Annotation
This is a predicted structure of a 482-nucleotide part of an RNA (small-subunit ribosomal RNA, 3' major domain) from an uncultured bacterium.

Context: one part of a larger RNA
RNA sequence: UGUAUGGGGGACCCGCACAAGCGGUGAAGCAUGUGGUUUAAUUUGAGGCAAGGGAAAAAACUUUACCUGGGUUUGAAAUGCUGGAACCAGCCUCAGAAAUGAGGGUCUUUCCUUAGGGGACCCCAGCAGAGAUCCAGCAAGGCUGUUGUCAGCUCGAACCGUGAGGGGUUGGGUAAAAGUGUCCGCAACGAGCGCAACCCCUGUUCCUAGUUGCCAGCGGUUCGACCGGGGACUCUAGGAAGACUGCCGGUGACAAUCCGGAGGAAGGUGGGGAUGACGUCAAGUCAUCAUGGCCUUUAAGUCCAGGACUACACACGUGCUACAAUGGCCGGUACAAAGGGUCGCAAACUCGCAAGGGGGAGCUAAUCCCAAAAAGCCUGCCUCAGUUCGGAUUGCAGUCUGCAACUCGACUGCAUGAAGGUGGAAUCGCUAGUAAUCGCGCAUCAGCACGGCGCGGUGAAUACGUUCCCGGGCCUUGUACA
Numbered sequence: 001u002g003u004a005u006g007g008g009g010g011a012c013c014c015g016c017a018c019a020a021g022c023g024g025u026g027a028a029g030c031a032u033g034u035g036g037u038u039u040a041a042u043u044u045g046a047g048g049c050a051a052g053g054g055a056a057a058a059a060a061c062u063u064u065a066c067c068u069g070g071g072u073u074u075g076a077a078a079u080g081c082u083g084g085a086a087c088c089a090g091c092c093u094c095a096g097a098a099a100u101g102a103g104g105g106u107c108u109u110u111c112c113u114u115a116g117g118g119g120a121c122c123c124c125a126g127c128a129g130a131g132a133u134c135c136a137g138c139a140a141g142g143c144u145g146u147u148g149u150c151a152g153c154u155c156g157a158a159c160c161g162u163g164a165g166g167g168g169u170u171g172g173g174u175a176a177a178a179g180u181g182u183c184c185g186c187a188a189c190g191a192g193c194g195c196a197a198c199c200c201c202u203g204u205u206c207c208u209a210g211u212u213g214c215c216a217g218c219g220g221u222u223c224g225a226c227c228g229g230g231g232a233c234u235c236u237a238g239g240a241a242g243a244c245u246g247c248c249g250g251u252g253a254c255a256a257u258c259c260g261g262a263g264g265a266a267g268g269u270g271g272g273g274a275u276g277a278c279g280u281c282a283a284g285u286c287a288u289c290a291u292g293g294c295c296u297u298u299a300a301g302u303c304c305a306g307g308a309c310u311a312c313a314c315a316c317g318u319g320c321u322a323c324a325a326u327g328g329c330c331g332g333u334a335c336a337a338a339g340g341g342u343c344g345c346a347a348a349c350u351c352g353c354a355a356g357g358g359g360g361a362g363c364u365a366a367u368c369c370c371a372a373a374a375a376g377c378c379u380g381c382c383u384c385a386g387u388u389c390g391g392a393u394u395g396c397a398g399u400c401u402g403c404a405a406c407u408c409g410a411c412u413g414c415a416u417g418a419a420g421g422u423g424g425a426a427u428c429g430c431u432a433g434u435a436a437u438c439g440c441g442c443a444u445c446a447g448c449a450c451g452g453c454g455c456g457g458u459g460a461a462u463a464c465g466u467u468c469c470c471g472g473g474c475c476u477u478g479u480a481c482a
Stems, first nucleotide, its partner, number of pairs: 001482005008477003012473004017466002021430005028321008036312002044055001066307007079128006090106001091104005109120004131296001135293001141289001142285003145281001147279001152193005159166002171184005199273004204241007218228003244267001247261004323423001327382003331378003339370003344363002349358003389420001394415007436458007
């Protein structure tokens, strides 16, 4: 002097960190992941935060890497060389669980040609080599998580120091989301990566444009923007404007700024997203991929059938549904947004209690369809009970997808109706169109969603404050190491 660290002290500042509030988890049943145990196998990996509804945006076969059994060895796939063969392939028969094996018979491509043949395709034998989800993420790449959208991390020549290194970046004041700004001081003066802004969505208006929208104004009407028609409005999607502390008053140091006000759709970063500095954790991944090394080569490669990944005394994580009256059930009746659809979405009508079946109009979609939004609102019933709460479990009967639902799919109907009386210690999320609550869509996908990613509807409470808990930033001091 640097780095690290303190369950040392001190000064300052942030964050749903605490506090103030609202709703949960922890008890129950189920779903799902994990551990453990079991198993022929229950493939592997992930491990505090940052593993555990994560890899997996779909395990019946496939997937599949695991197990058992049946095959195979230039191989399921690639490139090249040598030699051979013109049928070995397709097709049919038999055996078999299939892979495959045995047999039969028939047919056949294309280019060059000196018409002998040669080459390609295909098959066989041999070879060079393939192949491996085999090993190690502590050999490396790439990608990713985390610290953290935290405000930090550095450089140039000069300066200080024998040197490591320091300095700048520290100090004082002030404001701020910010190493963001401003003023003062100072061996400093500048610059870069970050911050901010530039990008996207959203909130307002205008312009442009009308096969969506509009009786707005007119006419017709089977009453449906349906027809004529219109370019107003809504909307759609391209452009433009708009917010900058710009204006006023106060405050302040002549400052940055802060407080209040005007105008405005919006006000002091308007709201949200994308964007992740130098580094840290030998963090994660050799099973996306790629790759040096090591190992395997009649197997640790590869093909196939069946099974397993779905097991179940238990333990934990994440969720769903509830325990009811701010509720449950029946009937009636409104109002979305964002998406998807031709190997598809499927209307009307019709059969079925229903899942669903028949049917097939229309739609390559602002045009048709999925489609009903649900909570809500208006009646009625239930009257505090293990109930008209709750729906697990089980029995029977069905539907759909698919070669196939036994192991092991989803859904429907009837019957059955379990635990559950608001949950110990403890613990999680959230500061506004948020929490809570309600439904809708999409990806994956033949089928399967309580998960994931989106969309809108209804729509709160609370924040005195920073003493304390947790994490972080900055300065100082102690200690250890170098």

It matches the Rfam family "Bacterial small subunit ribosomal RNA".